[in-house]
Context: one part of a larger RNA
RNA sequence: GACGAACGCUGGCGGCGUGCCUAAUACAUGCAAGUCGAACGCUGGAGAGUUCCUUCGGGAACGAUCUAGAGUGGCGGACGGGUGAGUAACACGUGGGCAGCCUGCCCAUGAGCCUGGGAUAACUUACGGAAACGUGAGCUAAGACCGGAUAGGAAAGAGACUCGCAUGAGUUUCUUCGGAAAAGGGGGUUAAACCCCUGCUUAUGGAUGGGCCUGCGGCGCAUUAGCUAGUUGGUGAGGUAAGGGCUCACCAAGGCGACGAUGCGUAGCCGACCUGAGAGGGUGAACGGCCACACUGGGACUGAGACACGGCCCAGACUCCUACGGGAGGCAGCAGUAGGGAAUCUUCCGCAAUGGACGCAAGUCUGACGGAGCAACGCCGCGUGAGUGAAGAAGGUUUUCGGAUCGUAAAGCUCUGUUGCCAGGGAAGAAAGGUUAGGGGAGGAAAUGCCCUUGACGUGACGGUACCUGAGAAGAAAGCCCCGGCUAACUACGUGCCAGCAGCCGCGGUAAUACGUAGGGGGCAAGCGUUGUCC
Numbered sequence: 001g002a003c004g005a006a007c008g009c010u011g012g013c014g015g016c017g018u019g020c021c022u023a024a025u026a027c028a029u030g031c032a033a034g035u036c037g038a039a040c041g042c043u044g045g046a047g048a049g050u051u052c053c054u055u056c057g058g059g060a061a062c063g064a065u066c067u068a069g070a071g072u073g074g075c076g077g078a079c080g081g082g083u084g085a086g087u088a089a090c091a092c093g094u095g096g097g098c099a100g101c102c103u104g105c106c107c108a109u110g111a112g113c114c115u116g117g118g119a120u121a122a123c124u125u126a127c128g129g130a131a132a133c134g135u136g137a138g139c140u141a142a143g144a145c146c147g148g149a150u151a152g153g154a155a156a157g158a159g160a161c162u163c164g165c166a167u168g169a170g171u172u173u174c175u176u177c178g179g180a181a182a183a184g185g186g187g188g189u190u191a192a193a194c195c196c197c198u199g200c201u202u203a204u205g206g207a208u209g210g211g212c213c214u215g216c217g218g219c220g221c222a223u224u225a226g227c228u229a230g231u232u233g234g235u236g237a238g239g240u241a242a243g244g245g246c247u248c249a250c251c252a253a254g255g256c257g258a259c260g261a262u263g264c265g266u267a268g269c270c271g272a273c274c275u276g277a278g279a280g281g282g283u284g285a286a287c288g289g290c291c292a293c294a295c296u297g298g299g300a301c302u303g304a305g306a307c308a309c310g311g312c313c314c315a316g317a318c319u320c321c322u323a324c325g326g327g328a329g330g331c332a333g334c335a336g337u338a339g340g341g342a343a344u345c346u347u348c349c350g351c352a353a354u355g356g357a358c359g360c361a362a363g364u365c366u367g368a369c370g371g372a373g374c375a376a377c378g379c380c381g382c383g384u385g386a387g388u389g390a391a392g393a394a395g396g397u398u399u400u401c402g403g404a405u406c407g408u409a410a411a412g413c414u415c416u417g418u419u420g421c422c423a424g425g426g427a428a429g430a431a432a433g434g435u436u437a438g439g440g441g442a443g444g445a446a447a448u449g450c451c452c453u454u455g456a457c458g459u460g461a462c463g464g465u466a467c468c469u470g471a472g473a474a475g476a477a478a479g480c481c482c483c484g485g486c487u488a489a490c491u492a493c494g495u496g497c498c499a500g501c502a503g504c505c506g507c508g509g510u511a512a513u514a515c516g517u518a519g520g521g522g523g524c525a526a527g528c529g530u531u532g533u534c535c
Stems, first nucleotide, its partner, number of pairs: 001534003005531005012382006018375002020340001025338003029335003034075003039072002042069005049062005082293003092217007101210002106206008114148004123138006155176009184198005219265003226256003231253008268290004272283004295316005318329004346372001348371003354368001355366004385415004395406004419476001422470004429462001434457008479524005484505003490519005500507002
């Protein structure tokens, strides 16, 4: 000097940050991932209106439209958020490589979207179960599922040309094999044709994201010296998106190591942060990048992507429910609780902004995020007044009793009005989207729709906040440590090797500037000291 600090005494305000470093201990409760009716069938409610019946009260059926519910289906739950256990490793950083790879959504370009089929959930019904949930029978839809057609073409072999350092790569010709697609929905028009919007399939390229390989670099211990059988290599096969002992069969006997293998210990890595003149040393909180993990261990499924925090299965420990047959759960998400600890916050507000998921959109969801709350935990800023004022008041302390000192300090007088308190006014953050009224454009037979644009209406959690103005009033706002030397600041009394101090040297045994108190002084200041850790 620094700190994610803690402890003691003290404590006015604001801004910006930061806040379980320990038990990756266990978790009550609430919330943290949904969305789409413009993919689909069904059930319930409201319902303009139409038709029928009527005892004129009403009733029945249909029904545009709105809305709720579970279900099928699609997309998203692989992002965002948390933690640092494990990991000494291609985990990370940095530089290369893939002629050995994948990539949903997005962008560009080309082509296509034809024709059939059988189910099933929801629902109904019968039944089992305490529950969780399940079984049988029957019904139904789709962009769910399964066929057929169609076409650019994937794959293998051979040749030619071009290129490459190379294993080879690209283009093209011939031959073989001849594999695999699809879906519709909304709107305009009286309706249809047709058109508009959206969507689906396929191919190529891009972008983005990822996978894999590799050179180099960064801990300790040699009181760890030998380690290794899928081990090292080859051939073949399997597997993968893809190279590879990744896996397997066979063959060979290799591979690593004092340039530190192997083992043990410790540890997430980096940008950075702290310190230092630098070299270096230390650290890896917050913020950003990468990795790993999600009660413990194992496994795969789905998918463009996971071996998947708030998905599934198995085993285990633990907790809970139970009718004892059987079930349910996973805060290292945000709050919060217990425990541990020297020690670390609210079971708050809002989706107004930014971002994300879904949706044509309106919008819905979002403990991401934006805010507020708590804590002097840190940094920064401001204040606790300014001027004048000598009878040097009273009082305290001291004294050689003359005085000295606190001390212009106070009082008094004149001002100011920061901040707090009170009153009044009061933002920016908001632009969109939408509605409405216009204008223009591409396209089209036209219209809806689409694109651009103008005006109006209109959306704020924070919050009546920031900020501004005014009134009253010094009233509401100073402490902590130190004063022997190092080190800035001295006297009196008490104590008497006691009580005590102390970072080092050392003080204290009757005149203690070193202990305790007082007066005075020094330093810093809403803080000041102490302890711990690092340079």